[in-house]
């Protein structure tokens, strides 16, 4: 260098709650702690879900559509500790 997660050391923080944002999905802040060796970054172009304001279609009910979002679905990519 490559692989690997027992140990330490340092970290993250689900699900519920409160409080703001948001059309929603979902985000932020506080509690909180189910898990995490990437559970650190990337969604302006690898796949994959979610949501459907606006917009397109319909007589309606609806259906379709990302420019909105998830990276704790895979994926890419940097990287701390440390035995075997």
């Nucleotide at each position: 260098c490559c692989a690997c997660g027992a140990u330490u050391a340092g970290g993250c923080a689900a699900a519920c709650c409160c409080u703001g944002c948001a059309a929603a999905a979902g985000c932020a802040g506080g509690g909180g702690g189910c898990g995490c060796g990437a559970a650190g970054c990337u969604a302006a172009a690898g796949g994959g879900c979610c949501u459907a304001a606006g917009g397109g279609c319909a007589a309606a009910a609806g259906c379709c559509u990302a420019u909105g979002g998830c990276a704790g679905c895979c994926a890419g990519u940097u990287g701390c500790c440390g035995a075997c």

Record summary:
Predicted 3D model of an 84-nucleotide RNA (c-di-GMP-I riboswitch aptamer). Model confidence (mean pLDDT): 87 of 100. The RNAcentral record of the sequence draws on Rfam, Ribocentre and ZWD. The model forms 95% of the base pairs in the Rfam consensus. Rfam family: c-di-GMP-I riboswitch aptamer. Rfam links the family to the GO term cyclic-di-GMP binding.